The part of an RNA shown here (large-subunit ribosomal RNA, domain IV) has 328 nucleotides and comes from a Caulobacteraceae bacterium.

Context: one part of a larger RNA
RNA sequence: CUAUGCUGAAGGAACUCGGCAAAUUGCACGCGUAACUUCGGGAUAAGCGUGACUCUGCAUUGGGCAACCAGUGUAGAGUGGCACAGGCCAGGGGGUAGCGACUGUUUAUCAAAAACACAGGGCUCUGCGAAGCAGUAAUGCGACGUAUAGGGUCUGACGCCUGCCCGGUGCCGGAAGGUUAAAAGGAGGUGUGCAAGCACCGAAUUGAAGCCCCGGUAAACGGCGGCCGUAACUAUAACGGUCCUAAGGUAGCGAAAUUCCUUGUCGGGUAAGUUCCGACCUGCACGAAUGGCGUAACGACUUCCCCACUGUCUCCAGCAUAGGCUCA
Numbered sequence: 001c002u003a004u005g006c007u008g009a010a011g012g013a014a015c016u017c018g019g020c021a022a023a024u025u026g027c028a029c030g031c032g033u034a035a036c037u038u039c040g041g042g043a044u045a046a047g048c049g050u051g052a053c054u055c056u057g058c059a060u061u062g063g064g065c066a067a068c069c070a071g072u073g074u075a076g077a078g079u080g081g082c083a084c085a086g087g088c089c090a091g092g093g094g095g096u097a098g099c100g101a102c103u104g105u106u107u108a109u110c111a112a113a114a115a116c117a118c119a120g121g122g123c124u125c126u127g128c129g130a131a132g133c134a135g136u137a138a139u140g141c142g143a144c145g146u147a148u149a150g151g152g153u154c155u156g157a158c159g160c161c162u163g164c165c166c167g168g169u170g171c172c173g174g175a176a177g178g179u180u181a182a183a184a185g186g187a188g189g190u191g192u193g194c195a196a197g198c199a200c201c202g203a204a205u206u207g208a209a210g211c212c213c214c215g216g217u218a219a220a221c222g223g224c225g226g227c228c229g230u231a232a233c234u235a236u237a238a239c240g241g242u243c244c245u246a247a248g249g250u251a252g253c254g255a256a257a258u259u260c261c262u263u264g265u266c267g268g269g270u271a272a273g274u275u276c277c278g279a280c281c282u283g284c285a286c287g288a289a290u291g292g293c294g295u296a297a298c299g300a301c302u303u304c305c306c307c308a309c310u311g312u313c314u315c316c317a318g319c320a321u322a323g324g325c326u327c328a
Base pairs, nucleotide, nucleotide: 001323002322003321004320005319006318007317008316010314011313014312019309027051028050029049030048031047036041038157052079053078054077055076056075057074058073059072060071061070062069063068080084092307093306094305095304097302098301099299100298104116105115120155121154122153123152124151125150126149132141133140134139158294159293160292161291163224164223165222168221169220170217171216172215173214174213177212178211179210183206184205188201189200190199191198192197225243226242227241228240229239252286253283264280265279266278267277268276
């Protein structure tokens, strides 16, 4: 010096990206326990007290014929120690916010999460030799199932909800019409031949799906405006005008895991706060199952604050074990 442990005056997070690491807490009994809540929880919430041994009284359990022996509980009195759940083992706690409802699952070997899954919700396909999938096929799975079933896809407990647009793309429907392949058709024509014929080209017309066309459909893919003016201070604009569109973003939320300008502005917390919490709304560029907004419980998730605690630090020191190093 390194690793692993132990101890530490005063202070107590001043350390640091961040209390990382360490320390604290830890058991049993008694008391006590908030907001919120889906009334189950939250909860071992938080917080407080007691705990060893001796003696006495009371109650009581087991064994014994009994004397009695071994305990347990409870009330009181006392004894010793720095310390009585004396060693080992053995939750630190509280508050706020984000995300995900939850228990689960995952990158074997740098990621455990807010990602995946999930119960629940929706759309869609499928009538059974089902759809779908594997296979050239036979055949198999689906399923020894039968629409309360099976496949695909999106969303993701629960509560309140889920607005407008079908112009584009997709899907579904449509006995008309247009276009149209092979095929059918054969007016007419060409070659050759004396001719019959043989060979060939070929107009009209008929002719499927598809596409065009006409409708429907957004919990299908997706989309959801601009400019100008206006109220008796000012400011703002309920109101009006105009252009464009398929329709111009509704409810709710909003500097947000989304806000560029931005450390926005105001309030709270600090002596001091680019983070945090509550508001405002000027949403660069939220928004309703690519779900919106809430939400008790849960989380080795993320953010901020507080109490306790500490060598994280001010500022390092000593000890133990192993290795290194120096000397022999």
Overview: The sequence was found in a public genome assembly. The prediction has a mean pLDDT of 89.